[in-house]
RNA sequence: AGAAUUUGAUCCUGGCUCAAGAUGAAUGUUGGAAGAAUGCUUCACACAUGCAAUUCAGAUGAGAAGUGGUGUUUCCAGUGGCGAAUGUGUGAGUAAUGCUUAAGAACCUGCCCUUGGGAGGGGAACAACAGUUGGAAAUGGUUACUAAUACCCCAUAGAGUUAGUACCUUUAUAAGGUAGGAUGAGGAGAAAAAGGGAGGAAUCCUCCCAAGGAGGGGCUCACAUUUGAUUAGCUAGUUGGUGAGGUAAUGGAUUACCAAGGAUUUGAUCAGUAGUUGGUCUGAGAGGAUGAUCAACCACACUGGGACUGAAACAUGAUCCAAACUCCUACGGGAGGCAACAGUGAGGAAUUUUCCUCAAUGGGAAAAAUCCUGAUGGAGCAAUGGCAUGUGAAGGAGGAAGGCUCAUGGGUUGUAAAAUUAUUUUCUCAGAGAAGAAUAAAUGAUGGUAUCUUAGGAAUAAGCAUCGACUAACUUUGUGCCAACACCUGUUGUAAAAAAGAGGAUGCAAGAGUUAUCUGGAAUUAUUGGGUGUAAAGUGUCUAUAGGUGGCUUUUCAAGUCCAUCAUCAAAUCCUAGGGAUCAACCUUAGACAGGCAGUGGAAACUACUAAGCUAGAGUAUAAUAGAGGUAGAGGGAAGUUUUGGUGGAGCGGUGGAAUGCGUUGAGAUUGGGAAGAACACCAACAGAUGAAAGAACUUUGCUGGGACAUCACUGACACUCAGAGACAAAAGAUAGGGGAGUGAAUGGGAUUAGAUUCCCUAGUAGUCCUAGCCAAAAAUGAUGGAUACUAAGUCAUGUGUGUAUCGACUUGUAUAGUGUUGCAACUAACGUGUUAAGUAUCCUGCUGAGGAAGUACAUUCGCAAGAAUGAAAUAGAAAAGAAUUGACAGAGGCCCGCACAAGUGGUGGAGCAUGUAGUUUAAUUCAAUGCAAAGCGAAUAACCUUAUAAGGGAUUGACAUGCCAUGAAUCCUUUUGAAAAAGAGGAGUUCCUUCGGGAACAUGGACAUAGGUGGUGCAUGGCUAUCAUUAGUUCAUGCUGCAAGGUGUUGGGUUAAGUUCUGCAAUGAGCACAAACGUCAUGUUUAGUUUCCAUAGAUUUUGGAACAUGGAACAGACUAUCGGUGUUAAGCUGGAGGAAGGUGAGGAUGACGUCAAGUCAUCAUGCCCCUUACACCCUGGGUGACACACGUGCUACAAUGGUUGGUACAAAGAGUUGCGACCCCGUGAGGGAAAUCUAACCUUAAAAACCUCGCGUCAAUUUAGAUUGUAGGUUGUAACUUGCCUACAUUAAGUAGGAAUCACUAGUAAUCUCCGGUCAGCCAUACAACGAUGAAUUCAUCCUCAUGCCUUGUACACACUACUUGUCACAUUAGGGAAGUGUACCAUGCUCAAAUUCAUUAUCUUAACCACAAGGAGGGAGAUGCCCAAGACACGACUAGUGAUUGGAGUGAAGUCAUAAAAAGGUAGGCAUACUGGAAGGUGUGGCUA
Repeated sequence: AGAAUUUGAUCCUGGCUCAAGAUGAAUGUUGGAAGAAUGCUUCACACAUGCAAUUCAGAUGAGAAGUGGUGUUUCCAGUGGCGAAUGUGUGAGUAAUGCUUAAGAACCUGCCCUUGGGAGGGGAACAACAGUUGGAAAUGGUUACUAAUACCCCAUAGAGUUAGUACCUUUAUAAGGUAGGAUGAGGAGAAAAAGGGAGGAAUCCUCCCAAGGAGGGGCUCACAUUUGAUUAGCUAGUUGGUGAGGUAAUGGAUUACCAAGGAUUUGAUCAGUAGUUGGUCUGAGAGGAUGAUCAACCACACUGGGACUGAAACAUGAUCCAAACUCCUACGGGAGGCAACAGUGAGGAAUUUUCCUCAAUGGGAAAAAUCCUGAUGGAGCAAUGGCAUGUGAAGGAGGAAGGCUCAUGGGUUGUAAAAUUAUUUUCUCAGAGAAGAAUAAAUGAUGGUAUCUUAGGAAUAAGCAUCGACUAACUUUGUGCCAACACCUGUUGUAAAAAAGAGGAUGCAAGAGUUAUCUGGAAUUAUUGGGUGUAAAGUGUCUAUAGGUGGCUUUUCAAGUCCAUCAUCAAAUCCUAGGGAUCAACCUUAGACAGGCAGUGGAAACUACUAAGCUAGAGUAUAAUAGAGGUAGAGGGAAGUUUUGGUGGAGCGGUGGAAUGCGUUGAGAUUGGGAAGAACACCAACAGAUGAAAGAACUUUGCUGGGACAUCACUGACACUCAGAGACAAAAGAUAGGGGAGUGAAUGGGAUUAGAUUCCCUAGUAGUCCUAGCCAAAAAUGAUGGAUACUAAGUCAUGUGUGUAUCGACUUGUAUAGUGUUGCAACUAACGUGUUAAGUAUCCUGCUGAGGAAGUACAUUCGCAAGAAUGAAAUAGAAAAGAAUUGACAGAGGCCCGCACAAGUGGUGGAGCAUGUAGUUUAAUUCAAUGCAAAGCGAAUAACCUUAUAAGGGAUUGACAUGCCAUGAAUCCUUUUGAAAAAGAGGAGUUCCUUCGGGAACAUGGACAUAGGUGGUGCAUGGCUAUCAUUAGUUCAUGCUGCAAGGUGUUGGGUUAAGUUCUGCAAUGAGCACAAACGUCAUGUUUAGUUUCCAUAGAUUUUGGAACAUGGAACAGACUAUCGGUGUUAAGCUGGAGGAAGGUGAGGAUGACGUCAAGUCAUCAUGCCCCUUACACCCUGGGUGACACACGUGCUACAAUGGUUGGUACAAAGAGUUGCGACCCCGUGAGGGAAAUCUAACCUUAAAAACCUCGCGUCAAUUUAGAUUGUAGGUUGUAACUUGCCUACAUUAAGUAGGAAUCACUAGUAAUCUCCGGUCAGCCAUACAACGAUGAAUUCAUCCUCAUGCCUUGUACACACUACUUGUCACAUUAGGGAAGUGUACCAUGCUCAAAUUCAUUAUCUUAACCACAAGGAGGGAGAUGCCCAAGACACGACUAGUGAUUGGAGUGAAGUCAUAAAAAGGUAGGCAUACUGGAAGGUGUGGCUA
C1' cells in the first nucleotide's frame, strides 16, 4: 500500500467480496512445563445447604459454673451504648430528579482535630427474672418485683431570630457590609446524686454547650450528552406575584387568592433504544465502534407503596401494608427473599471450588488484650488471552531401506534417518531452604512453595490449516454435474493443480483452523475529503419571510480572533526515561501529555458592533426607442361545411388493391344567394423580435407590465440567495351554462390477417371553442439552479448610440445589450463544453449515496373526482448503468460483383423401371453419412467369400506376433462320423548347417507374459476431406494517434476479374493470398524418320522420299507492343490495323487468415476406457435384395425434327498374356468349336452412332412405348431357390408432354449421338470416370429474388437475429400489505373501591414522671373522621408486537400456454403527461420531447 468481480475487449460510475488488527468469546481437533492476568455478555429467572456484622462485663440488674464462706476468675439471656447508611453485588429502570466539564449560594455534618466553657438538684418506670395463662408453631397475654451511661422534671447560658439607630460601598425608591449600646416578646436547651469507669498515684477514657477546621453530604445554574417529523403542536401548579404552612436549606416543593403566562422548527411534546465517565478496540489522522475486568458517579436489592430510627436511609443480610411465588401447618395460622461468597436447577454456543487464612492490607466494636470480617490475602479448575521457554546440539552419503513419482535412465522425501561424540533448559530421585514480619521478642494461610546443590539418562514433550486466482505453496490415484467444495469469482458432465485419498510443499506453532461481532480498507455520508449535461442527482417558473453571505474610506469597542499567564481537567491507563522480578508479560518511580471549560492581562490586521463619510453594486429621474409582452372591446376577408335556386345527366368517393358509404326521390361537377362556427395564408428568418416560465402571430382602439441604449442629475449599500409561505403554470380531465363548421378518444361498419379489440377506409359521441370557478401531474429539456468577477480569437446577425461617408440609400470602424456558429487554453470517463462554460474563483440554495421490489404499501395533508404531495420495509440476486471500440445483424442508405435475377434452351416434379434413403417389418434386415455442404454417398461391383449382422454347431496362449520347455522334420495318402468347422483310426516319410557340444526352419503339445477386438469416445487426437470460395481478402514491423480497447497503414478520388494498379494522404515498408511461374489445347519454325505418312507395286514383307498429316523434343509468338480518341501529366478505358491467337487467348492443377467442437476412431495411426471359455476366433445355411407408403438421383418414353427393313460414310481416347482374341465353321440368337497375330503408333477389342439414302406403314395407345408374365435356352462359377447376366419365341401395362414448386447452362457451351475404361469369375453399370461426332438460342442491362465484398448509419445482439426480449394465464414456492374479528404487552385519562403510613381534626376510651394535691389540668397513647395514595375492579382511548377465513399485487423457479410490445426505419419511429379502451403485452386521441 491494495486486490477479485459487470464487457468479445476498453475506460469510467457503482455496489458486493477479500487480505489487517481486535474480543470477557464459542466450537470440532491437538496439547510439555512456568509466571502474571481473566472467567454467566443469555432468565433484574427460581433457589436446597453453609457462611458474608458484630462488639463492649472498664454503663447496668439478674443467672450459671467454680468455692466451706468472702473475694477473684470464666461463660452468658436481657436492658443500655456504638456500628449495622461502610464493604460487597448487579445494570432492571433512567434521554435527565442522571453523568461529564466549568461555576454558584440559601444549607447540614456522628466518629476525628483545634480553642473556650460546663457538669447543681430531684423523680417515675420498663425488660430480664418469677408466677399464671393462650397457641401445633411462630410468638404472645396477664400479675408482681428491680438497676443503669435507659427515661422524666427543676435550676444555671450565650449564640441566634425579629424591630429600630448611625456610618460606609455600589449598578442608588434597592441591595450588601460595619459598629456599639439598649429594650421588649415568644419559644427554649444540657448533666448520669461528690457524673460513670480504670489506676497506688500522676493521669487517662467517657458526657454536655459554643466557635472554627478537615473530610463527607444536600441544593442551584450554563455548555455538552441516542434515533425518529410517516410524532407539530405542548402545558393548568402549568409560568409569575402576594400571604401562609413546610424543609437542614433555596424554590409551586405545598396551599389560598390574583394575573395569563411559560417552553417550542436552534425540534417542544410523543415514541423507540440506552446506566454515564476515565477509558478500551480500530484508524496516518479526523473519526467510527464500544462502556467486561480496574477506578469515579448514579440507580436498584422478589414486585409496588409507606414511613420509623438516626449525624446520615425512606435502609440488599431492618420494619409496616398490598400482590405474586415457594415452604411449614394440628387448617386456626405462620416463615422467606444469594443482582454477597461458594454452590444447585433453568436458560444458553458459552463462563470455575459448596477450598485455606485473618500471616499481610483495610474495616467495625472495645481503654486494651481480643473478637468479627466469603472485604482482602492465597490456593484449586479452564490454552480464555498476553508474554517467555522447551521438544534437542554437533556429525553423518553407498545419497541406506521404505513411501511417492517416472520417459524405467532417474527424481524426490533427504543430512532427514541410522551409526558416532558431547550436553541436561525441562524431567525423576535425594539434600538444603526463603523474602514477604511492620518487632526488643512473639506471630506465615501461601508452603516444604520459589530458589540452590548432587546423581541419572536424549532421556518425558508437535500439531493444525492451506496449496486455481485473490494468496506463500503441485503432482498422482480413484470418482464422473454424482459425491462434494466455495469469502467473491467459480470447480465437477471419463485425462479435476478447485470435490475425496496419498506423496510432496507452504504458513503459523502449544497451538492452528472455523463461526460470531467491531474498526479498517470504504474518498462507499467526502470538515480534512465526493458529486449532480448523458452514469443516482437542479424544485416547472417567479416573488419573498426567517436564516446564511455581503462594496470603498476613516473611527470606536474588544464579542469572535490571536498572544501570554493562572487554576482545573481524580487515580489508574497510553507515551518517554529510569528501577525491580534471570528476560518478557507484570510491578514500580519520575516526567510528559490531557485539543476542553473558566479567570486575569495584553494586541487590534480581519469579521461583528459604534460613529461619520464615498460612489464603482442597486435604485430613481430625463430623452428618444424595438417588440406575436398582457388584458378588454370593435371590425375583416379567404377557405371548408351546410342550405336554397339554376344548368346538367351517371357515376362519385376511397385504397397497395378493394369494400362499406353517397347517387335517377338527380349525386359528383358548375353557378347565383344565405347561415353558422373555428382558425388567421403570403410577409416569416434550416440564424428574427418578446415574456419569469408555461406561452404568444389577421386589422384596429382603450388600459397596462417589463427590457435595452444614451445622459451621468438624484439617493447612498438600500445588495445576493433563499427552508417554510404565496403567485403563475401546456395538454388531457372534472363541474355548471352556452356553442358546435372542421377534426375526432370511445363506438358502428368495411378491409387486412392464422387471429386483428391495431395500422388503412367510411361514419361518428365526448372533447377541442366561449364564460365562471377547479385540477397542479409533462421528455414542464439547454435533460445544464441563481448571483458576481476574471480568462485567445474568427464569423453571422437583432435593438440602441456614435465616428467615417452621404441629398438619401449603400460602405466601413467602434461601444453596449440580447441571440447563433467555428474554435485556443483549460476541463471532461469519453462524447463533448469552450466569454451564453461543463474553464478559473467566491456566496446562497435544491437534490444524490448500487440495482430491483417502488414512486409501491401504510399513515397524514390537499382535491367534486381522477388523482397529487410526502414516502418506506421485508425479501431475493452480483450486478444494474454511462461513454466509446471491434465485430455480427438490419423488412437502413450508397457502390460493386456472380447463370443471382432477367432474356433464352433443355429438364425434374405426373408414368414405368433402375438405384439410394427415411419409415415399417424382421431372428437379422451390420455400420457410418442428415439443409445448402446426407440420400447412383463410403461401396472403382453384397449368390459363398467379402461381412462388420442374426441363428445354430465348435474350440480357448488362441486364425495372427515375440520369448521358454518337451516331442517330432515338414509333408502326403487312405478311411469313419459330421451340414461344415473339426474329431478319431491307419499308413508312408525322417530336412539343412555343425567346431559333434549344439544350432536353424517348420509342425504338434504345455505353462506364463500376452495376442485379438469393424467394441466406446471424431466433444481427447493426428492425418485426410467437404464448405463459405478461386470469393479478394487477411496480417505484420517501425512510426504517428487515443488514458485504453483500438485506429492509421487497408480509408478518399479514379481503375481492374482482382487490396489489380495510379493518384492523394501520418504514414513508410513488408508477409500470406491475387497475378505470374507448371501441364493440356490453338499457330509457326527447326530436328529425327519406325510400327507412322506419301509414292512405287498384285502385295502392310522391296525400294525411294519425308512436301502434307501425325506423334516426340527444342525454339518462336501476345507485352496494351503500335495508331486514333478519352482520361489528371497517371493507371486505365474505347475503337482500329497487323496477327493463328488481343486485352486473363481457352480449359486444368494451384484453395490465404479463418468459420462450422462440420465429416471420418469402420481406410490408416493413436490417448483413455471397456471385453478376455468372450464384445476375440472357426464353420454351415440365412440376412444386408423384406414392402402399405414417403423423398432424392437417374434411365426409357409419350412419337412424324419420329419408328422400322435394307444400303452406306466419317472419330477420338483407351485396354489387352490367368489377357484382347481376328480369319474360318456351327447356331435364328446368346454363344460354341478350332485358332493366327499381338507384352502393342505393328495384332486384337472395333461395329462407331446420330447423319445421309431407298422402301414400308399413317396420327392410331398405333409397325409408338416397352414394363410385366410364360416357355425354351446360353454363359460365368463348387454353387445362380432366396438373389446373376444374356438370348429366342410369346405376352403386351402405365404413359398422349406433366399442379404448386424447382434445377442446369453464356460457345465448340447447352442439347442430341454413340465409343472406351476401372472394379470384375460373373454381374444386377440406366452408376462413376473419360473420349470424340453433330451443334444452337438468348443477355450486353441490374428494378426485383438469392449469395458475396467495401464504405456510412443504427443497435438493449457478442453462443452474435435460429440472437435478445415484454406482458397475461397455469403450476410451485418466499416475504410483505389489506381484512370481519380474536387476543397480548405498555401508557394516558375518567370513575369506583381504598391497605399500611405521615399530617390534620376529634375528647369516645385510656394514661407513671410535671402542675395541682379536691375536682382536675398540661402532655402522651388507643380509637374514630378527613386529605393524599399503591395494588386491584370498571370504562374509553392511543400505541406496540402476534394471529386471522379470505383478498390485491411483488419476488423467485423449470425446456409450460397465448401472442410478439421494445431494441435495426424492430417492420405503424419511440418515450413523457393525461383520458378512453382491449385476453395480454398493448392500441388510439390531445399536447409537448429527440434520448

The prediction has a mean pLDDT of 82.
A computed fold for a 1491-nucleotide RNA from Sequoia sempervirens, annotated as small-subunit ribosomal RNA.
The sequence is in RNAcentral, with records from SILVA.
The source organism's lineage runs through Eukaryota, Embryophyta, Spermatophyta, Acrogymnospermae and Sequoia.
Its Rfam family is "Bacterial small subunit ribosomal RNA".